[in-house]
Context: one part of a larger RNA
């Protein structure tokens, strides 16, 4: 000198863009953050409409809709944090002839028949609560059985082609095994179901190389190293087990200890290098430890079970997990609102309308940073008054500075106008042809926000400070003090004329900031 997720002191007009618990992965009150589908099902708790019964009132799922329940898809994404991890975790490059992939796209084939339950509803109980038990009855795109069935899977056989080994691809014969789902409708079809082939996407596995400090850590290892067999897995593998062998790593640093998420990138530097790891990608974690279930996918932040700490209890038993968004306490030098909206982008569900979305888009707070603008401009010498200094009837400086004259109005204030971000989807109409696709027309939709921006009005009006002035280092005099009080980054200054302490006048540097501290180069 540059830099910062900064803090502190003094000061402070505005805007744009960004950033904002670095400490206790400490504990958390309250609200919200993952639902959706009635075009899967039985139905009707609430609301509205309709109807019936003589009115009060009762009844009818009949209709729009729809609480709870069964069922489907989603909840494995998105969001947070950096505890752990020195590791194929990450980065890079390969391989998988050892693998999986819901939804999406393309293609092939098919969808015949039947059955038993169980939520809900109804009845009867138990419990302080959380909640729960028994009986009767009922549905489905829930579950089960039979049939059919292939290039799927398994066993046996045969032929062709290819390869780096195990092997891979194709044709074919026989036998065996496993499928399905209806519903709605504009009756044209569409959305769905099952099996298979391929693609896309996402994942999984293996390997080469790279990946901090300590030798005041020198030996480490028993599923340990390899083999055979079996199990397990989507798949290879000591991944696991039985048996057999005795191996494997290490001074090119094993083992142990310490520290640490890795990378893209960022800061600095001419570079080499040094230092760092917030936004994006990957990994790990979800009160602490462990376990599996469901599922295409989890060993699952707002799922389950067990143990532990903390909490409630009628002592029998129970409830919970902010390292989601706000917010509270605590810790700390220190870090924000218990805000608005789904209008846009994206996600989930749905045929769609739409619903949900603390993702996201916005607003609020903070000079935390970067950038921009302003606090006027021109003229004006009696070089005014006052202050300060001196060699003192005088001069110098503050200083064109002020007064005064003319001008401008950014900004602030008041009033008026006022966006872009929106294009669709869905509906209606038209055109083209393949009759469900494309195009055109028509209307609808804005949280931000009456915001940005534009115009008008009047008036210099609303707006400057901080540090420093001995040398390094730009900027000097007077007074006070007298090794005192104090200053100080280093050298050092102060003991009676201190440009170094404190005040004043003047000056220098930067400027809505200026200094100090901390850290890195």
């Nucleotide at each position: 000198g540059g830099a910062u997720g900064a803090a502190c002191g003094c000061u402070a007009g505005c805007g744009g863009c960004a950033g904002g618990c670095c400490u206790a992965a400490c504990a958390c009150a309250c609200g919200c953050a993952a639902g959706u589908c009635g075009a899967g099902g039985g139905g009707u708790a609430a609301c509205a409409g309709g109807g019936a019964g003589c009115u009060u009132c009762u009844c009818c799922g009949c209709u729009g809709a729809c609480g709870a329940c069964c069922g489907g898809c989603g909840c494995a994404c998105g969001g947070g944090u950096g505890c752990g991890c020195a590791c194929c975790g990450c980065g890079u490059a390969u391989g998988g002839a050892a693998c999986c992939u819901a939804c999406c796209u393309u293609c092939u084939a098919c969808a015949g028949g039947g059955g038993a339950a169980u939520a809900g509803c109804c009845c009867a109980g138990g419990g302080a609560a959380a909640c729960u038990u028994g009986g009767a009855u009922u549905a489905a795109u829930g579950c089960c059985c039979c049939g059919u069935g292939g290039c799927a899977c398994c066993g046996c056989g045969c032929c062709c082609c290819g390869g780096c080994a195990u092997c891979g691809g194709g044709a074919u014969g026989c036998g065996g095994u496993u499928a399905a789902a209806a519903g709605c409708u504009u009756c044209g079809g569409g959305c769905g179901g099952u099996a298979g082939a391929a693609g896309a996407u996402g994942g999984c596995c293996a390997u080469g190389c790279g990946u901090c400090c300590c030798a005041u850590u020198a030996g480490c290892u028993g599923g340990a190293u390899g083999g055979u067999a079996a199990g397990g897995u989507a798949a290879c593998g000591g991944c696991u087990u039985a048996c057999c062998a005795u191996g494997g790593c290490u001074a090119c640093g094993a083992u142990g200890g310490g520290u640490a998420g890795g990378g893209g990138c960022c800061c600095u530097g001419a570079g080499a290098g040094g230092g760092g790891g917030g936004u994006c990608c990957c990994c790990a974690c979800a009160c602490u430890g462990g376990u599996a279930c469901u599922g295409a996918g989890a060993c699952a932040c707002g799922g389950a079970c067990c143990a532990g700490a903390c909490c409630c209890u009628a002592c029998g038993g129970g409830a919970g997990g902010c390292a989601g968004c706000a917010g509270u306490g605590a810790g700390g030098a220190a870090u924000a609102u218990u805000g608005g909206a789904c209008a846009a982008u994206g996600g989930a569900g749905g045929a769609g309308a739409c619903u949900c979305u603390g993702a996201u888009c916005c607003a609020g707070c903070c000079a935390u940073g970067c950038c921009g603008c302003g606090u006027g401009c021109a003229g004006g010498a009696a070089g005014a008054c006052g202050g300060c200094c001196c060699u003192a009837u005088g001069g110098g400086u503050u200083g064109u500075a002020a007064a005064c004259u003319g001008c401008u109005u950014u900004u602030a204030u008041a009033c008026g106008g006022g966006a872009a971000g929106a294009a669709a989807a869905a509906g209606a109409g038209c055109u083209a042809c393949g009759u469900g696709u494309a195009g055109c027309u028509u209307a609808c939709u804005g949280a931000c926000g009456g915001u940005a921006c534009c115009g008008u009005a009047a008036g210099a009006a609303u707006a400057a400070g901080g540090a420093c002035c001995g040398g390094c280092u730009a900027a000097c005099u007077c007074c006070g003090u007298g090794c005192c009080a104090g200053c100080a980054g280093c050298c050092g200054c102060g003991g009676u004329a201190a440009u170094a302490c404190g005040g004043a006048g003047g000056g220098u540097c930067c400027g809505a900031g200026c200094g100090u501290u901390a850290u890195c180069c």